[in-house]
C1' cells in the first nucleotide's frame, strides 16, 4: 500500500403493538406461545415475473444499447478477455461501433481551421548605393515576378514523425527506423496478436456526448395491477290479485308497498399477499460470473397502516436509515469494528 468479505451496541427485566398457532367463548374479545425491517427497506434509474388492455406478417416514426466471448428470467447487471491509459508492484481506470457515404461545427489567437505562405528561406527581373581607374562580378538596399511546409509565430489541434541523401532553397523527391493503409500467413471460438511482402502515404486534422450510417433490442399500463362474494342504489320479469295507501267521495283502472328470479355493483369482507428465478449446508462442472444434485428451513405481510417505551448491567458510549405485489441490478447515504488474500 492493494483487492475482497463479515458485522451493524450487546445481554436481562417489565408494560405494549402485530398477524399466526393453540386453547376458551355465541360473539366481541382474552390467556398461552414462538415469530416481527435493511445492508441498503431510500432514489425509482435499468431489466424481469405477475396482471389487465392491444396485437395476422411486414414497414415507418420514436426509444435504447454500441470492442470480443460467455452468465442470466433479463439488464444500461456480472464474470472472462481484448485494445488505451496510469502505478515501482499488488492493482486501478476507460460510453471502446463507422470521420476512405453525406451535412454541419472548429471560440480566442492566428497569414491560413482545410487545403493554407504572415514572418522567415531561395532564385530571376529592374533599379540605386559601397570600394577599385572603368566594365563585368561581388556585396547591401528597395520594387516586381516566382519556388518552398525545413525554421519561427498563433492555437487544444497546423498538414504522418525522425535521421539522412537531395536541392538554388526545399519537398516521401528519394532511402532506413516508427506510424498508416493493403494483401495474405501463423496464432486465438473471437476482440487481437506476431512477423512477412507491398504501397510513399491524394486515405490528405478533429468532434459522432450535433445531425447522420450500420448492426442487435424494444406494444402500453401498472398491486389504487387485477379477481370473488355481494347488503344498498338503479333497473327488468313473473307471481299474487285488493290487504293497505295514491289518483278519487264510490267502481273500473293505473302506479307504489309485498314475494320469488334475473340483472347491477357501492359499502363491507376475501384473494391477489407472500414458498420464492427464497434461504442454509455438503459434492460435482465451469478460470469466473453462474449451473446442477442431494440434505435441511420457513425468515414481516398490515390497509390509518404493528416493529415501541422505560429500566438496568458492560464498553468501543453506538453511523445512515424505516416493509406495503415480487425478484435481479445500478446508484446514493453510512459511526465504527472485524476476516482473509496479495504487493513493496
Nucleotide at each position: 500500500g492493494c483487492a475482497g468479505g463479515a458485522c451493524a451496541u450487546a445481554c436481562g427485566g417489565u408494560c405494549g403493538c402485530g398477524g399466526c398457532a393453540u386453547g376458551g367463548g355465541a360473539a366481541a374479545c382474552c390467556a398461552u406461545g414462538a415469530c416481527g425491517a435493511g445492508g441498503a427497506a431510500a432514489g425509482u434509474c435499468c431489466g424481469g415475473g405477475c396482471u389487465c388492455c392491444g396485437c395476422a406478417g411486414g414497414g415507418c416514426a420514436g426509444g435504447g444499447u454500441g470492442c470480443c466471448g460467455g452468465a442470466u428470467a433479463a439488464c444500461g447487471u456480472c464474470c472472462g478477455g481484448c485494445g488505451g491509459g496510469g502505478g515501482a508492484a499488488a492493482c486501478c481506470c476507460u460510453c471502446g461501433g463507422g470521420a476512405a457515404a453525406g451535412c454541419g461545427c472548429a471560440a480566442c489567437a492566428g497569414a491560413a481551421a482545410a487545403g493554407a505562405a504572415c514572418c522567415g528561406c531561395c532564385c530571376c527581373g529592374c533599379c540605386g548605393g559601397u570600394a577599385c581607374a572603368a566594365a563585368a562580378g561581388a556585396c547591401c538596399g528597395g520594387c516586381g515576378g516566382g519556388g518552398u511546409a525545413a525554421g519561427g509565430g498563433u492555437g487544444a489541434a497546423a498538414a504522418g514523425g525522425c535521421a539522412g541523401u537531395g536541392u538554388a532553397a526545399g519537398a516521401g523527391a528519394c532511402u532506413a527506423c516508427c506510424g498508416c493503409c493493403u494483401c495474405a500467413c501463423u496464432g486465438g471460438u473471437a476482440a487481437c496478436a506476431g512477423g512477412g511482402a507491398g504501397g510513399g502515404c491524394a486515405u490528405a486534422u478533429g468532434c459522432a456526448a450535433g445531425c447522420c450510417c450500420c448492426a442487435c433490442c424494444c406494444g402500453g399500463a401498472g398491486c389504487a395491477a387485477g379477481g370473488u362474494u355481494a347488503a344498498a342504489a338503479c333497473g327488468g320479469a313473473g307471481c299474487g290479485a285488493u290487504a293497505c295507501g295514491g289518483c278519487u267521495g264510490c267502481c273500473c283502472g293505473c302506479c307504489g308497498u309485498g314475494c320469488u328470479c334475473c340483472a347491477g355493483g357501492u359499502a363491507a369482507a376475501c384473494c391477489g399477499c407472500u414458498u420464492g428465478a427464497c434461504c442454509c449446508g455438503u459434492c460435482c462442472g465451469g478460470u469466473a460470473a453462474c449451473g446442477g444434485a442431494c440434505g435441511g428451513g420457513c425468515u414481516a405481510g398490515a390497509c390509518a397502516g404493528a416493529u415501541g417505551a422505560c429500566c438496568g448491567u458492560a464498553c468501543a458510549c453506538g453511523a445512515c436509515a424505516g416493509a406495503a405485489c415480487c425478484c435481479g441490478g445500478c446508484u446514493u447515504a453510512u459511526c465504527g469494528u472485524u476476516c482473509u488474500g496479495c504487493c513493496u

A computed fold for a 344-nucleotide RNA from a bovine gut metagenome, annotated as Bacterial RNase P class A. Its mean pLDDT, the model's own confidence on a scale to 100, is 79. Rfam family: Bacterial RNase P class A. From the family's description: Ribonuclease P (RNase P) is a ubiquitous endoribonuclease, found in archaea, bacteria and eukarya as well as chloroplasts and mitochondria. The family's RNA type in Rfam is ribozyme. The RNAcentral record of the sequence draws on MGnify.